The part of an RNA shown here (small-subunit ribosomal RNA, 5' domain) has 509 nucleotides and comes from an uncultured prokaryote. The RNAcentral record of the full RNA draws on ENA. Model confidence (mean pLDDT): 83 of 100. Its Rfam family is "Bacterial small subunit ribosomal RNA". Its family is annotated with structural constituent of ribosome and ribosome in the Gene Ontology.
[in-house]
Context: one part of a larger RNA
RNA sequence: GAAUGAACGUUGGCGGCGUGGAUUAGGCAUGCAAGUCGAGCGAGAAGUUACCUUCGGGUAGCGGACAGCGGCAAACGGGGGAGGAUUUCUUCGUUACGUACCCUCGGGACCGGAAUAGCUGCGGGAAACUGCAAUUAAUACUGGAUAAUCUCUGCGGAGCAAAUGGUGUGAUUCCGCCCAAGGAGCGGCUUACGCGGUACCAGGUUGUUGGUGAGGUAGCGGCCUACCAAGGCUACGACAGGUAGGGGGUGUGAGAGCAUGGCCCCCACCACUGGGACUGAGACACUGCCCAGACACCUACGGGUGGCUGCAGUCGAGAAUCUUCGGCAAUGGGCGCAAGCCUGACCGAGCGACGCCGCGUGCGGGAUGAAGGCCUUCGGGUUGUAAACCGCUGUCAGAGGGGAGGAAAUCCAUGGGGGCUAUCCCCCAUGGUUGACCUAUCCUCAGAGGAAGCACGGGCUAAGUUCGUGCCAGCAGCCGCGGUAAGACGAACCGUGCUAACGUUGUUC
Numbered sequence: 001g002a003a004u005g006a007a008c009g010u011u012g013g014c015g016g017c018g019u020g021g022a023u024u025a026g027g028c029a030u031g032c033a034a035g036u037c038g039a040g041c042g043a044g045a046a047g048u049u050a051c052c053u054u055c056g057g058g059u060a061g062c063g064g065a066c067a068g069c070g071g072c073a074a075a076c077g078g079g080g081g082a083g084g085a086u087u088u089c090u091u092c093g094u095u096a097c098g099u100a101c102c103c104u105c106g107g108g109a110c111c112g113g114a115a116u117a118g119c120u121g122c123g124g125g126a127a128a129c130u131g132c133a134a135u136u137a138a139u140a141c142u143g144g145a146u147a148a149u150c151u152c153u154g155c156g157g158a159g160c161a162a163a164u165g166g167u168g169u170g171a172u173u174c175c176g177c178c179c180a181a182g183g184a185g186c187g188g189c190u191u192a193c194g195c196g197g198u199a200c201c202a203g204g205u206u207g208u209u210g211g212u213g214a215g216g217u218a219g220c221g222g223c224c225u226a227c228c229a230a231g232g233c234u235a236c237g238a239c240a241g242g243u244a245g246g247g248g249g250u251g252u253g254a255g256a257g258c259a260u261g262g263c264c265c266c267c268a269c270c271a272c273u274g275g276g277a278c279u280g281a282g283a284c285a286c287u288g289c290c291c292a293g294a295c296a297c298c299u300a301c302g303g304g305u306g307g308c309u310g311c312a313g314u315c316g317a318g319a320a321u322c323u324u325c326g327g328c329a330a331u332g333g334g335c336g337c338a339a340g341c342c343u344g345a346c347c348g349a350g351c352g353a354c355g356c357c358g359c360g361u362g363c364g365g366g367a368u369g370a371a372g373g374c375c376u377u378c379g380g381g382u383u384g385u386a387a388a389c390c391g392c393u394g395u396c397a398g399a400g401g402g403g404a405g406g407a408a409a410u411c412c413a414u415g416g417g418g419g420c421u422a423u424c425c426c427c428c429a430u431g432g433u434u435g436a437c438c439u440a441u442c443c444u445c446a447g448a449g450g451a452a453g454c455a456c457g458g459g460c461u462a463a464g465u466u467c468g469u470g471c472c473a474g475c476a477g478c479c480g481c482g483g484u485a486a487g488a489c490g491a492a493c494c495g496u497g498c499u500a501a502c503g504u505u506g507u508u509c
Stems, first nucleotide, its partner, number of pairs: 001509004006505005013359006019352002026315003030312003035072003040069002047062006079270002089194001091192001093190001097187003102183003106179003110144004120133005150159003165175002198240001203233001205231001208230006215223001245267004249260004272293005295306004323349001325348003331345001332343004362392004372383004396450001398445005405438002411432009453498005458479003464493005474481002
């Protein structure tokens, strides 16, 4: 000098874009953060309409809430930096694999069955929750048939499926179901190179290294197991102990290098601590399940409940880090034929000079060089055109009004065209519909009004005088100042530098 997720001190007008729990992976009150589908299924409250009524209500239709079964999603998105020194990561390659949704293509969907939640009745329990009986549906479950380009095969053969469901007057046609093949995207596995420090860590290993059989897996493999062999690693640093997420990048530097990995993107890992599997295309699963532990809460003492390293917020510790905000309008995601619903992802607003950038705090004139301050050789000098005063302007902020754009889709209505048929799809035109938040910019009003500080002045280093103090009080990055004339301490005046900031401290080059 440059840089910083900074902090501290003094000061502080506006805006844009960024950025903000680095410490205790410490504990958490409260709300929200993952639902959706009635075009899969049965049932159906409130309400409402009509009729009947013994005026209590009943029957039928419309309606559709809360639940339940079922499907898909919940493995994404969001957070964190604990662990891990290599199975991670990075770059290049390889093959013995999987893949829901999506795209392309070839086939298929025949005949049956038994339950179960919900609801109803009767219970248990303080609660959380739960038992028994009867009964009901399905795109839930299941038997048989059919069976190849699929699987197995000893090549003879053997084996494996489905919901003809939904919408609709009407389905080969729209949405779905089953089998097979290919693709895209995603993932698993594997190999080689690279990857910080300690040798005052020198030997270490027994599923260890290899083989065979069997098992297991989507798949290769000591992945697991039985047997056999005795191997495999190591001063090119094994093993051990300490530290640490890795990369793209970032800072600095002429470069080589050195340091670093916050925000953003990619990868891996973690989810109160430890362990485990279930479901599923995918998890060994942040807001799923089970077990154990610590902690906290409720309790009728029998027993239960919980997991903010999601968004806000709170306590604690700390030099230190924000709102218990608005909206799904946009982008994206889940579900749905769709309308739509959900979305603390996201988009926005709020707070903080935390950073970078931009703008402003006026402009012109104005000498008797006013007053005051400071210095003085007492003549004067300086502050200083600075002020006052005169004229002008209107940036920003303030008040009022207009306003492009972020919006194009979807959807609705009408009309037209194309796809043989069609409830489906595509295209065009016209009209209508959608903004949480922000606003470029323009017009009007008023009026210099509301807006300057901080550090420094011995040398390095731009800028000095007076007074006070008297090795005291103090300063200090280094050299060093201060013991009675201090340009170095404190104050004043003046000056120098930077400027909504200026200094200090920490850290890196």